[in-house]
Notes
Model confidence (mean pLDDT): 83 of 100. The RNA shown here (transfer RNA) has 74 nucleotides and comes from Hymenobacter sedentarius.
RNA sequence: ACGAGUGUAGUUCAAGGGUAGAAUAGAGGUCUCCAAAACCUUUGAUGGGAGUUCGAAUCUCUCCACUCGUGCAA
Numbered sequence: 001a002c003g004a005g006u007g008u009a010g011u012u013c014a015a016g017g018g019u020a021g022a023a024u025a026g027a028g029g030u031c032u033c034c035a036a037a038a039c040c041u042u043u044g045a046u047g048g049g050a051g052u053u054c055g056a057a058u059c060u061c062u063c064c065a066c067u068c069g070u071g072c073a074a
Base pairs, nucleotide, nucleotide: 001070002069003068004067005066006065007064010024011023012022013021018054026042027041028040029039030038047063048062049061050060051059
């Protein structure tokens, strides 16, 4: 330099156009002499911008960050 991929909750991952979910972590509670475990409740997220669409996490463009591959030519 070129090509490919990834970006969603504190973390690991789903959702492939129609209400953003799970596990774990955090908070509160039940239980317990106390704690742990278990159970119940609850908080929290789509990398930025633009476009398409009645409707975008999802499709398109661009930028950003990261990962992988190819290359060393002038």

Its Rfam family is "tRNA". The family's RNA type in Rfam is transfer RNA. RNAcentral records the identical sequence in 2 taxa.